[in-house]
């Protein structure tokens, strides 16, 4: 000096206009059981702090964290 930081993990979010998927979890159904499989449910102050704006995860400044 750069790019990154969004459910417990990987990761989307278009022009700013209800924050979402896969996979794990938990139920339930199927099996003698078990894993596979369907079907459903719960989990997120968008890394912090301000600023614009009628609305910010997106847009501006700062910090702080990993990367290189």
């Nucleotide at each position: 000096c750069a790019a990154u930081g969004u459910g417990g993990c990987u990761c989307a979010g278009u022009u700013g206009g209800u924050a979402g998927a896969g996979c794990a979890a938990c139920g339930c159904a199927u099996u003698c059981g078990u894993a596979a499989u369907g079907c459903g449910u719960a989990g997120g102050u968008c890394a912090c702090c301000g600023g614009u704006u009628c609305g910010a995860g997106u847009c501006c400044g700062g910090u702080c964290a990993u990367u290189g």
Molecule: transfer RNA
Organism: bovine gut metagenome